């Protein structure tokens, strides 16, 4: 330098054919306990890597860029 794959709450991951962004861990509050842990109920938390394009509508499709991984040179 070129090919391919990936980028989604603090972390890990799902998101099927474009139309409500979901789960686990963690965090906060309450209940339970003499107390802690476990358990139960509720809650906060995501510019969906960035910019642009297509579309009535984009995490999803297209282009460029950035970062990571892998292969070739």
């Nucleotide at each position: 330098g070129g090919g391919c794959c990936c980028g989604u709450g603090g972390c890990c991951u799902a998101g099927c054919u474009g139309g409500g962004a979901a789960g686990g861990c963690g965090c906060c509050u309450c209940c339970c306990u003499u107390g802690c842990a476990c358990g139960g109920a509720g809650g906060a938390g995501a510019u969906c890597g960035c910019c642009g394009g297509u579309u009535c509508g984009a995490a999803u499709c297209c282009g460029g860029c950035c970062g990571g991984g892998u292969c070739c040179a």
The RNA shown here (transfer RNA) has 73 nucleotides and comes from a Chloroflexota bacterium. It matches the Rfam family "tRNA". Rfam classes the family as a transfer RNA. The coordinates come from a structure-prediction model, not an experiment, and the mean pLDDT is 83. It was read from a public genome assembly.